[in-house]
């Protein structure tokens, strides 16, 4: 320099054109003499930036960051 691959809650994935979810994690209840399990509920997201298409974009396109892999080339 070229290709592929990914970038969504604090973490680790889902969702692939029509209101952004799910374990886990944190808090609150219930449970238990307490505590852990384990049951129930709340929190919490400008989905990497930006920009087009389109009634509508997480998703489809073009750019630019950043992570990985894999090729190539210099000294």
């Nucleotide at each position: 320099g070229g290709g592929c691959a990914g970038u969504u809650a604090g973490c680790u994935c889902a969702g692939c054109g029509g209101u952004a979810g799910a374990g886990c994690a944190u808090c609150c209840c219930g449970u238990u003499u307490a505590c852990a399990c384990c049951g129930g509920g709340a929190c919490g997201g400008u989905c990497g930036g930006g920009a087009g298409u389109u009634c509508g974009a997480u998703c489809c396109u073009c750019u630019c960051a950043c992570u990985g892999c894999c090729c190539a080339c210099c000294a």